A computed fold for a 488-nucleotide part of an RNA from an uncultured bacterium, annotated as small-subunit ribosomal RNA, 3' major domain. The prediction has a mean pLDDT of 83.

Context: one part of a larger RNA
Parts: sequence; C1' cells; structure tokens
RNA sequence: UGACGGGGACCCGCACAAGCGGUGGAGUAUGUGGUUUAAUUCGAGGCAACGCGAAGAACCUUACCUGGGCUUGACAUGCCGAUAGUACUGAGCCGAAAGGCAAGGGAUCCCACCUCGGUGGAAGUCGGCACAGGUGCGCCAAGGCUGUCGUCAGCUCGUGCCGUGAGGUGUUAGGUUAAGUCCUGCAACGAGCGCAACCCCUGCCAUUAGUUGCCAUUUUGCCGCAAGGUGAAGGCACUCUAAUGGGACUGCCGCAGAUAAUGCGGAGGAAGGUGGGGAUGAUGUCAAGUCCUCAUGGCCUUUAUGUCCAGGGCAACACACGUACUACAGUGCCUAUUACAAUGGGAAGCGAGAUCGCAAGAUGGAGCAAAUCCCACCAAAGAUAGGCAUGGUUCGGAUUGAGGGCUGCAAUUCGCCCUCAUGAAGGCGGAAUCGCUAGUAAUCGCAGAUCAGCAUGCUGCGGUGAAUACGUUCUCGGGUCUUGUACA
Repeated sequence: UGACGGGGACCCGCACAAGCGGUGGAGUAUGUGGUUUAAUUCGAGGCAACGCGAAGAACCUUACCUGGGCUUGACAUGCCGAUAGUACUGAGCCGAAAGGCAAGGGAUCCCACCUCGGUGGAAGUCGGCACAGGUGCGCCAAGGCUGUCGUCAGCUCGUGCCGUGAGGUGUUAGGUUAAGUCCUGCAACGAGCGCAACCCCUGCCAUUAGUUGCCAUUUUGCCGCAAGGUGAAGGCACUCUAAUGGGACUGCCGCAGAUAAUGCGGAGGAAGGUGGGGAUGAUGUCAAGUCCUCAUGGCCUUUAUGUCCAGGGCAACACACGUACUACAGUGCCUAUUACAAUGGGAAGCGAGAUCGCAAGAUGGAGCAAAUCCCACCAAAGAUAGGCAUGGUUCGGAUUGAGGGCUGCAAUUCGCCCUCAUGAAGGCGGAAUCGCUAGUAAUCGCAGAUCAGCAUGCUGCGGUGAAUACGUUCUCGGGUCUUGUACA
C1' cells in the first nucleotide's frame, strides 16, 4: 500500500421488512447430469452452465456411428509432360446412392512457321509435382468478440509539497447529491477517463404537408317509416401520419440552511425537480467464456483426422436437477349473442368474396410490391342471456384406439393439425427458494424472426390492471472513512 475480520462509524440497492404472484408436489414440453448405445457429435458448469451456442436435428443441416466409394482431391494458385476421335455428350450394365465400366454421337479459339499438308501454342481433359483440406489439439500461447462485479462511483495523471524509501497529499474533512454531483475549507493547484448532458422512443403545444389517411360544417345520389347505412361533390377543422421547432431551468414564491451547495412546501403547468423508458458499461477482476462464427503462431494428420454417398444417431430411459406450459376449479367451466387494440409481415409471397367439408382443410382466384389489397368482417380476457351446485364432477386433460388433413423425393425410427372414442395423475404442494415498487406485478390475447413443414421457447405489441414500503435491527451484495493483523 492492499486484502481480510463472527472490528467500528456513515450510506445505498426488491438486500431485508411490508405486500402480490409463483417454483419446490401432479402431468406434459424443453435443457442438463447419469446410465445405455455402433453412435447417442461438440462446447457451456456457483452467482455469471442447464427453453444456453441452436432465430427452429425427418434427408440436408451434421461435426457422431456403420457400410460403400475417391486420392492433386468437394474448393484455390502455380510448374512439367501428354492430348482429334481430344473436350463435351452419352444409350446400356453393376450399384442403396456415391462411384465405376461403356457402344455411339462429337467440337471451339487465335497466332507463328509453312513443303498447303502438318507442326507448335491457347482453352478443356488426363498423368505427375508443389500444394489444397482438417468443426483435428489446447482460449493456461495470443487477437477479436462476450459475460460478470456494475450503470457500482469510482480509476488515474502533470507540476508542487511531505517522506531515507515503498508511498502519501490532491481523492481526506464539514455539508449535500442518483453521482469524486455540487458548495465551503484545506500544501496543494490544475487536468484526463468515468457521472451528467449531447442521441432515440414516449407524454403537451405550434408550424409545414393532405393521399392510400380523416369527415366537423355545406350540397347531394341510392337503400330505409325512422334512427341510420353507403357513395359522390367539397374540405384539411379534427384524428392520424412525419419533418421542423417550442416547452422544464429549482426559472418564480415561502421556509430551513453558513448570505453556500442543497432540502421541504406552494403557484402556474400536459409534464416538477434525472418527467417515464432505451442506447451508452471507466481503470480493472475472474489464467471467466469462445481455436465449433471469424482470424491466427505452434503441434498433429495427408489413399486420411481430408472428401462423396446410403442408412442410422443427435429423439435411447431405472433415475436426479434446472427452466417453462397446463391444471387441480364456481372471482370457475360450457353454450349462444355482442364490443374495443397495437406492433408487425406479404411476390417461388399474402391470398378476399364464393363453393365443398362437422373440422383440420380443399377448389378457385378478386385485389395487393402495400396508410390503398391480404394475413385479420370478428383479438382475447370483457359484456349480456342460459346451463352446471361441490362430485375426481359439464373440473382436468395425459395416455391410447380408429378415421382423416397439410408440408415435403420421403413423416417407420422421428413432424404438425382435425374429428370421434378413451378419460391417467392432480383436491393448491415439506424443508427450502424466486420475481416484482406503477401502467409495474398479475392476467389476456396478437404479431415477427428462424422456417418447405414444425414454438408451451425467444423477441416485440397492445387490452384489463392491483397490493404494499413502519423502517434499516437482522440476511446478501456494494461504496467511503477508520481500526487490528503470525496474510501478500
């Protein structure tokens, strides 16, 4: 100087407490361990591995296994030699395919020499040589990228001063803040990386613009008894869209404070003290993660650890753990009717009306490269009416049987969906443990990426919409100062 302490002081955080909902029990989905296997490819391992890499394993992917092939190679560059019945094409045969054999058909370019018929060269092919190739090894050899402490408030430098020196000071102290934020003081005076602000979305207003968006006022066609519906003219007021500005700064008032920083209350305001959310991650720590994104020094391999193909495996199953979904019901379930979104996507695409089918879906094809058309008249929870009354039930839906549909060369190993039948466990979960402070939790549906097909996962979107926080004694993590130390 650090690190550590079942030392001290102060402070903070869904850290505890106060609340709400879960997990741990059941069934299923998914990941992992283990076991099994010819193979169950590899990596990730407390927090910070385990719905993680994987935004989607039937073939492919695919790296694994079994078997069958190829050997200058599936891919790149260069050199040497050969090459007109050559390159290319290829009936047919073997074969699971890859691959192998192969009758027949059958070329191109330009130049030089030149006896006008050939020789030499180019492309391609074949043979050979350099080399290619490697998801082979180790992130404890390094790069790049990433996680974590932590969006915590810290980490340093120049000059000066102090100390023999390591080093200290500044950065400590008194206040204050979300903040090393700011004020005051001080052998310090300044500065840098962080904090904050500048950026994006959202909340209020204005201006500009008015189609594909909108319809308040005015006129009008059609339908209708009417309410109203629909179209046209007309308009850009409103909504909206998307660009530019304004607006919030403790600016104003009062009190407290050291005449400070700042705090508390108030006014005005759409918004008040960082308005809400995002992006943004200092010096460093963990020899943290990744050689299977990429790139790369080294080592290893070269008729195989490369490469092609078929089939299988990654999907196994006594069991154990993590993360989710669905439930155990009446604040519920079922049936009928009825209301209100936002984000997005669409051409080898989205696919309307119509017809067929109980349905999944099929036929068909209007419109749309999109504020126009479609996914999607209808979101679901919600509302209204009816049924069910405490029972393993009109709860729950696993499992299994039968029949169908879709994608795709192909659903057996191993896809998704529909209908009928079947109707398991489960009656709110031990010890323990997780998330969340407001449009949040809880709950409800919708969309998208990946994608031929496949979502309870992931990423977004909107609808309904709470309870509680006395407080900091305790648990966990962190920050500052201080103290002790047989630790470095």
It matches the Rfam family "Bacterial small subunit ribosomal RNA".